Model confidence (mean pLDDT): 80 of 100. This is a predicted structure of an 89-nucleotide RNA (c-di-GMP-I riboswitch aptamer) from Methylomicrobium sp. The model forms 80% of the base pairs in the Rfam consensus. It matches the Rfam family "c-di-GMP-I riboswitch aptamer". About the family: GEMM was predicted in a large-scale screen for bacterial structured RNA regulatory elements.
Parts: sequence; structure tokens; C1' cells
RNA sequence: UAUAAGUCAGGCUAAACCUAUCGUGAGGUAGGGACGGAAAGCCAAGAGUCUGAAUAUUGUUUUUCUGUUCAGACAGUCGGGUUGCACUU
Repeated sequence: UAUAAGUCAGGCUAAACCUAUCGUGAGGUAGGGACGGAAAGCCAAGAGUCUGAAUAUUGUUUUUCUGUUCAGACAGUCGGGUUGCACUU
């Protein structure tokens, strides 16, 4: 220097929930908070889950279930790509 594995120390991040705010909504942002994480950094034309609109259908007073199309959300759902730090072996 490169690769693989691990997490002792020092660090990094931050679930649920609460407050404020944006959005029809899924959800996002900021602060608090800490379940966790060896990439829980980034990437949405791999899959999956969720939201909205339209439409078909079962049912049917309405709501609703299921499917299709379009638009969106989730990277802390899995997988993939990519970048990277400290220490030890």
C1' cells in the first nucleotide's frame, strides 16, 4: 500500500415516540430522544411494501376487497452497484 474479517478504545449515525413545519397522502425537514446499525453513507430502469388518481370486477345503500394503467413514497424491507474512516488480526 492492497484485500478480508472483527469491534477493544476513541468516534459516527439514529428507530419508536414528542414538538414545530411541508405534503391530499404514503412520507419529508428541523429540534429533542435512543431501538439499533461495521457502511443504518450515496444511488429508485432488480424485486418488495405503501400512497394518490383513473378504470374494470366481486360484493353492494355507501364504504370496501381484488386486478390493470399512470404518478409518487420507503435505501433502517431484501438484493445489487458505488464510495469510505479508526484500531486490531